[in-house]
RNA sequence: CAAACGAUAUAGCAAUGCCCUCGUAUAAUAAUGGGAAUAGGGCCCAUAAGUUUCUACCCGGUGACCGUAAAUCACUGGACUAUGAGGGAAAGUAGCGCGUUC
Repeated sequence: CAAACGAUAUAGCAAUGCCCUCGUAUAAUAAUGGGAAUAGGGCCCAUAAGUUUCUACCCGGUGACCGUAAAUCACUGGACUAUGAGGGAAAGUAGCGCGUUC
């Protein structure tokens, strides 16, 4: 150094996903066209805009205003989506790595 037999042996790190909170985007906003309702009403549809941005662009409440006409206005509570950060529960899984042998 090789072969056979026997024995021994696999430390650790750790996502993604799920839930919560927060930052950024966007103001859940405003424009145009068509249609609809009418004080017990104040909506519906479409288009295009807005985001280094995919999607969404609605629901409810309060008040004003409009004397029956065609037009709304202000305030307010509540999301989703994209992306980033932090936290949580569970699995100690994927993956990385380690050990033994050839």

This is a predicted structure of a 102-nucleotide RNA (Purine riboswitch aptamer) from Neobacillus piezotolerans. The model forms 100% of the base pairs in the Rfam consensus. Its Rfam family is "Purine riboswitch aptamer". Rfam's curators write: Riboswitches are metabolite binding domains within certain messenger RNAs that serve as precision sensors for their corresponding targets. Allosteric rearrangement of mRNA structure is mediated by ligand binding, and this results in modulation of gene expression. A class of riboswitches that selectively recognises guanine and becomes saturated at concentrations as low as 5 nM. In Bacillus subtilis, this mRNA motif is located on at least five separate transcriptional units that together encode 17 genes that are mostly involved in purine transport and purine nucleotide biosynthesis. It has also been shown that some members of this family are specific for adenine instead. Hence this family are termed purine riboswitches. The family has 133 seed sequences and 4,097 matches in Rfam 15.1. The organism belongs to Neobacillus, within Bacteria. Model confidence (mean pLDDT): 78 of 100. The sequence is in RNAcentral, with records from Rfam.